[in-house]
Context: one part of a larger RNA
RNA sequence: CGUACACGGUGGAUGCCUUGGCAGUCAGAGGCGAUGAAGGACGUGGUAAUCUGCGAAAAGUCUUGGGGAGCCGAUAAACAGGCCCUGAUCCAGGAAUGUCCGAAUGGGGAAACCCACUCACACAAGUGAGUAUCCUUGACCUGAAUACAUAGGGUUUAGGAGGCGAACCCGGGGAACUGAAACAUCUAAGUACCCGGAGGAAAAGAAAUCAACCGAGAUUCCCCCAGUAGCGGCGAGCGAACGGGGACCAGCCCUUAAGCAAUUUUUGGUUUAGCGGAACACUCUGGAAAGUGUGGCCAUAGUGGGUGAUAGCCCCGUACGCGAAAAGCCAGUUAUUGUGAAAUCGAGUAGGACGGCACACGUGAAAUGUUGUCUGAACAUGGGGGGACCAUCCUCCAAGGCUAAAUACUCCUGACUGACCGAUAGUGAACCAGUACCGUGAGGGAAAGGCGAAAAGAACCCCGUUGAGGGGAGUGAAAUAGAACCUGAAACCGUGUACGU
Numbered sequence: 001c002g003u004a005c006a007c008g009g010u011g012g013a014u015g016c017c018u019u020g021g022c023a024g025u026c027a028g029a030g031g032c033g034a035u036g037a038a039g040g041a042c043g044u045g046g047u048a049a050u051c052u053g054c055g056a057a058a059a060g061u062c063u064u065g066g067g068g069a070g071c072c073g074a075u076a077a078a079c080a081g082g083c084c085c086u087g088a089u090c091c092a093g094g095a096a097u098g099u100c101c102g103a104a105u106g107g108g109g110a111a112a113c114c115c116a117c118u119c120a121c122a123c124a125a126g127u128g129a130g131u132a133u134c135c136u137u138g139a140c141c142u143g144a145a146u147a148c149a150u151a152g153g154g155u156u157u158a159g160g161a162g163g164c165g166a167a168c169c170c171g172g173g174g175a176a177c178u179g180a181a182a183c184a185u186c187u188a189a190g191u192a193c194c195c196g197g198a199g200g201a202a203a204a205g206a207a208a209u210c211a212a213c214c215g216a217g218a219u220u221c222c223c224c225c226a227g228u229a230g231c232g233g234c235g236a237g238c239g240a241a242c243g244g245g246g247a248c249c250a251g252c253c254c255u256u257a258a259g260c261a262a263u264u265u266u267u268g269g270u271u272u273a274g275c276g277g278a279a280c281a282c283u284c285u286g287g288a289a290a291g292u293g294u295g296g297c298c299a300u301a302g303u304g305g306g307u308g309a310u311a312g313c314c315c316c317g318u319a320c321g322c323g324a325a326a327a328g329c330c331a332g333u334u335a336u337u338g339u340g341a342a343a344u345c346g347a348g349u350a351g352g353a354c355g356g357c358a359c360a361c362g363u364g365a366a367a368u369g370u371u372g373u374c375u376g377a378a379c380a381u382g383g384g385g386g387g388a389c390c391a392u393c394c395u396c397c398a399a400g401g402c403u404a405a406a407u408a409c410u411c412c413u414g415a416c417u418g419a420c421c422g423a424u425a426g427u428g429a430a431c432c433a434g435u436a437c438c439g440u441g442a443g444g445g446a447a448a449g450g451c452g453a454a455a456a457g458a459a460c461c462c463c464g465u466u467g468a469g470g471g472g473a474g475u476g477a478a479a480u481a482g483a484a485c486c487u488g489a490a491a492c493c494g495u496g497u498a499c500g501u
Base pairs, nucleotide, nucleotide: 001500002499003498004497005496006495007494008493009492015486016450017449020421021420022418023417024416025415026414027413028412029410030409031164032163039101040100041099042055043054044053046079049075050074051073061095062094063093064092065091066090070083071082072081106115107114108113116131117130118129119128120127121126133161134160135159136158138156139155140154141153142152168199169197170196171195172194173193179186183233209216210215220247221246222245223244224243230238231237251402252401253400254346259339260338261337262336263335266332267331268330269329270328271327272326274322275321276320280295281294282293284291296313297312298302304316305315306314351375352374353373354372355371356370357369358368361387382397383396384395385394386393437444438443457485460472461471462470463469
């Protein structure tokens, strides 16, 4: 040095576990904000820090209910001091307080800071209230072209808005990569993205619609029709409608009314705390019984979780039944107020020309809708459409408005489910994670779970530097479960024995 065996070290795979995730189902909720939000800064405890809670009334105050024996949140034990059956802690409803920043709104500003004015109270120190901008509204003062006036301007009263928020929705703008095996029309795609606006849904909506000589009867969504008819450098590709079957159904108004909203009376339901809630013993093994054996019991309850191993009958629960002082919501009901409200059945409209866009339809034979420019009717004895256009025929009534449901989505709440994951998985994050750390910044972005049933977490002794670490002793079922703690693979490193060289 090698091989074999035994025993270790190192390492953290594997197995088991789960507080965390993922995907859903059924309900709820679908907003918060100048009565100052979302998000923060700084404080706040007898105690230094962090988390949680709270705000100078600061782990809290008041009140109304629930509840019934302990309590003063967590890491985190101890000490000190307190509270509590005259009902605390805790849970729920309501109220109060709520520093500073932040739309931030008195002015400024390098966010959490600096500096003011007015009024009221006050000897003073100071305390309280107000003072942003825009829109609407009322009043007052002014005031052009232009005489009276008006527009406009200024001051002020009252009301409203502003910002944030995951997706869904409507509108205004609007790419490129890519595909066409290159590329320009085309495609990607009216997608991504930007902006504006709204609601719990939004939008659309009661035919100037289709159809085809038969008829249907608002809108929306789904399945067919159908990858059809078509469109298309007739390339790549794009791609209907009629009609049928379903979901859901609701109609109305402009001579004043259906309706809607707010407040209010009252009834019922529901949400936000809770309460009751059946039934088991012995034996054996074991550290421990829920396991074994024997004999019982309950069940409108044998979902689930916990308890020293696997428990219907030990505990929490579960089926079932019951419950609200207060506040909210839903449905009905009473009354009032507001809205509907624009206007007079739709004129610079329909239509036309030019240029675009939307329609599955790329200008085409291109109807239909829309409109930037220029034009420009009729008035129900009328007008639009039926895919150029004309006639006949059929059908409808534009240029005013409202409208639930079926549909889309899930930042969020509750209950439940999973041939979903089980710590290199599952969220980036099971753990004080959008943290540590990196970057000027936009931004990027980790690693890290497990002693034991219970800390019973090793008193005391010894070696050692009053170490680290270890040896005894003790606890424990187990300490090769000792905190670098379940299991403890491999690589890698040793010790002992045997053999070989």